This is a predicted structure of a 474-nucleotide part of an RNA (small-subunit ribosomal RNA, 5' domain) from Gossypium stocksii.
The RNAcentral record of the full RNA draws on Rfam.
Rfam family: Bacterial small subunit ribosomal RNA.
Context: one part of a larger RNA
RNA sequence: GGAUGAAGGCUGGUGGCAUGCUUAACACAUGCAAGUUGGAUAGGAAGUGGUGUUUCUAAUGGUGGACGGGUGAGUAACGCGUAAGAACCUACCUUUAGGAGGGGAACAACAGUUGGAAACGACUUCUAAUACCCUGUAAGCUGAGGAGCAAAAAGAGGAAUCCGCCUGAGAAAAGGCUCAUGUCUGAUUAGUUAGUUAGUGAGGUAAUAACUUAUCAAGGUAAUGAUCAAUAUCUAGUUUGAGAGGAUGAUUAACCAUACUAGGACUGAGACAUGACUCAUACUCCUACGGGAGGCAACAGUGGAGAAUUUUCUACAAUGGGCGAAAGCCUGACGGAGCAAUACCGCAUAGAGGUAAAAGGCUCACAAGUCGUGAAUUUCUUUUUCUGAAGAAGCAAUGACAACAUAUGAGGAAUAAACACCAACUAACUCUAUGCCAAUAGCUAAGGUAAUACUAAGGAUGCAAGCGUUAUCC
Numbered sequence: 001g002g003a004u005g006a007a008g009g010c011u012g013g014u015g016g017c018a019u020g021c022u023u024a025a026c027a028c029a030u031g032c033a034a035g036u037u038g039g040a041u042a043g044g045a046a047g048u049g050g051u052g053u054u055u056c057u058a059a060u061g062g063u064g065g066a067c068g069g070g071u072g073a074g075u076a077a078c079g080c081g082u083a084a085g086a087a088c089c090u091a092c093c094u095u096u097a098g099g100a101g102g103g104g105a106a107c108a109a110c111a112g113u114u115g116g117a118a119a120c121g122a123c124u125u126c127u128a129a130u131a132c133c134c135u136g137u138a139a140g141c142u143g144a145g146g147a148g149c150a151a152a153a154a155g156a157g158g159a160a161u162c163c164g165c166c167u168g169a170g171a172a173a174a175g176g177c178u179c180a181u182g183u184c185u186g187a188u189u190a191g192u193u194a195g196u197u198a199g200u201g202a203g204g205u206a207a208u209a210a211c212u213u214a215u216c217a218a219g220g221u222a223a224u225g226a227u228c229a230a231u232a233u234c235u236a237g238u239u240u241g242a243g244a245g246g247a248u249g250a251u252u253a254a255c256c257a258u259a260c261u262a263g264g265a266c267u268g269a270g271a272c273a274u275g276a277c278u279c280a281u282a283c284u285c286c287u288a289c290g291g292g293a294g295g296c297a298a299c300a301g302u303g304g305a306g307a308a309u310u311u312u313c314u315a316c317a318a319u320g321g322g323c324g325a326a327a328g329c330c331u332g333a334c335g336g337a338g339c340a341a342u343a344c345c346g347c348a349u350a351g352a353g354g355u356a357a358a359a360g361g362c363u364c365a366c367a368a369g370u371c372g373u374g375a376a377u378u379u380c381u382u383u384u385u386c387u388g389a390a391g392a393a394g395c396a397a398u399g400a401c402a403a404c405a406u407a408u409g410a411g412g413a414a415u416a417a418a419c420a421c422c423a424a425c426u427a428a429c430u431c432u433a434u435g436c437c438a439a440u441a442g443c444u445a446a447g448g449u450a451a452u453a454c455u456a457a458g459g460a461u462g463c464a465a466g467c468g469u470u471a472u473c474c
Base pairs, nucleotide, nucleotide: 001474002473003472004471006470007469009467010466013347014346015345016344018342019340020339026303027302028301030300031299035063036062037061041058042057043056044055045054046053070258071257072256079183080182081181082180084178085177088175090173094170095169096168097167098166099165101135102134103133104132111124112123113122114121115120140149141148142147155162156161185229186228191221192220193219196218197217199215200214201213202212203211235253236252237248238247239246240245261280263278264277283294284293285292286291311337313336314335319333320331321330322329323328351379352378353377360371361370362369363368386411387410389408419462420461422459423444425442429458430457440445
């Protein structure tokens, strides 16, 4: 000199744009963050003379809750980055080749009875389906061969037709796995490993594999630093530097890990699943003491910790996501507004003329000098601000923002400058008071009666809605 997710001091007009718990992965009141659909069934409501119709709810069924959003505790590792590989899987979407014949038995909801404080159940009877099962068929699968095994679902409409179902092959884009190489510190950590290293048999997986197991062999790894310990998400990037390098990893993007703590599996194309299940611990809450409920590192918000970090706002109008044939519904993603000079950028606080060099301050050799064209004053302008009015546009339609926007017209210089520094480094000097005192200080230092270094004033310099201080990095 540059930089920052900064903090604290003094000060503070406005617009754009971004950012905002770096600490306790500490504990959380309240609200909300994932629903949707309606083929078949039942109940309620609206409506009608009646049938129908519309709508809401419950449960069965489908699909999505594995995305999106948060956090960085753990991890020194195929976790990540770069470059390769073979033994795999993929719902929805898309391309293509075929197919859907015949039957059956249930279970919810509902109804009835009933247990419990509640959470939540139990029993009996009935019923539908794109839910479930059997059978026939098969271009697929398995097998050395003989041979064996495996599927389906209908519905809407007056109709044209539309929307689905099953099997095979591909494409695309995801995901799982393997390997080479790179990836911080310590030797005041030198040995370490026993499913450990390799083979065979068996099991297991979507797939390879000690992944698991039986048996046999005794290997494997390490001063090119194993093991152990400490620290730490990694990368694109960011910052600094002429570069080489150094430091760093907020926001944004990609990967990984994680969801009170520690295990486990179920469902599913996909999870060992943040707002699913189950077991155990700790904590909190309810209880009729028999038993139950919970998990903000989603968005707001509270307490606590801390030098320190925002609203319990608005809307699905846009973009995107889920479901749906669609209308549409849901969406604290996202779009916006609010708060904070936290950072960067823009604009303004006036412009032009104006010497009797006014008054006043300060200095003085008492002649004068300086603040200083600065002010006053004259004239002009209205960015901005304030006051009052007018009322347009957007895209085929839909506007949360949102009216104090934007555009137009009227008025008045009106509403708007601080902070630090002035001994050298380092741009900028005099006076007053103090007297090694009080204070200053980044370093050299400075202060003991003429202090350009402390304090105050006048003046000067720097920067400017900021300025200087502290902390950290180059």